[in-house]
A computed fold for a 136-nucleotide RNA from an uncultured Ignavibacteria bacterium, annotated as c-di-AMP riboswitch aptamer (ydaO/yuaA leader). The sequence was found by an Rfam model in a public genome assembly. It matches the Rfam family "c-di-AMP riboswitch aptamer (ydaO/yuaA leader)". Rfam links the family to the GO terms regulation of gene expression and cyclic-di-AMP binding. Rfam's curators write: This family represents a conserved RNA structure found upstream of the ydaO and yuaA genes in Bacillus subtilis and related genes in other bacteria. The prediction has a mean pLDDT of 76.
RNA sequence: UACAUAAUGUAGCCGAGAUGCAUGGACAGACCAUGUAUGCGGGGGACCCAACUAAUGGGGCGAAUUCUCAACUGAGAUAGGAUACUUCCAAAUCCGAGCCCGUCAGCUAACCUCGUAGGCGUAUGGGAGAGCAUUG
Numbered sequence: 001u002a003c004a005u006a007a008u009g010u011a012g013c014c015g016a017g018a019u020g021c022a023u024g025g026a027c028a029g030a031c032c033a034u035g036u037a038u039g040c041g042g043g044g045g046a047c048c049c050a051a052c053u054a055a056u057g058g059g060g061c062g063a064a065u066u067c068u069c070a071a072c073u074g075a076g077a078u079a080g081g082a083u084a085c086u087u088c089c090a091a092a093u094c095c096g097a098g099c100c101c102g103u104c105a106g107c108u109a110a111c112c113u114c115g116u117a118g119g120c121g122u123a124u125g126g127g128a129g130a131g132c133a134u135u136g
Stems, first nucleotide, its partner, number of pairs: 005136006012120003018038008039116006049106001057104001058101004066077004080095004085129006
């Protein structure tokens, strides 16, 4: 130094929303703003296919859709979603909103275009697997 094995410890979450470079703030670092690139995510957009069943328009992002009661605008349930390295089983808890386009959009290669926010604090039990650190 490499490999194998054993023990102990360890890891932030939802979301696409992260990283690098340059300039400026401000003198270094950290931080902030702007721009750019990569990555990630979304929308528009042919042939073919599908549809053409209107009107009360229609459509997009998202897990967030639907039903019942009430008429106090609240309550109950529900499709669906989340729970800390990954995955499976069980249990428990929580969410089940909101926003946008503007009469217009099925799918869709090339192509065009937009965003890269915000909000939080988990620790249950069992099985399997992987990474990092320390020690033998």